[in-house]
RNA sequence: GCCGGCUUAGCUUAAUUGGUAGAGCAACGCACUCGUAACGCGUAGGUUGUAGGUUCAAGUCCUAUAGUCGGCA
Numbered sequence: 001g002c003c004g005g006c007u008u009a010g011c012u013u014a015a016u017u018g019g020u021a022g023a024g025c026a027a028c029g030c031a032c033u034c035g036u037a038a039c040g041c042g043u044a045g046g047u048u049g050u051a052g053g054u055u056c057a058a059g060u061c062c063u064a065u066a067g068u069c070g071g072c073a
Stems, first nucleotide, its partner, number of pairs: 001072007010025004019056001027043004049065005
């Protein structure tokens, strides 16, 4: 230098063919307990790496770019 994968909540990740972004753990509250933990119920937490484009509508398609991993030279 060229090619490919990955980037979504604090962490690990899902999202079928473009149609309201979900889950587990963690956090917080409640209940339970003599008390703590565990179990149970609930709440909050996301500009989907960044910037543009296409579209009525983009995590998803297109372009550029950053980080990271791998391959080729």
Transfer RNA from an uncultured Bacilli bacterium, 73 nucleotides, folded computationally. It matches the Rfam family "tRNA". Its family is annotated with triplet codon-amino acid adaptor activity in the Gene Ontology. It is annotated as a transfer RNA.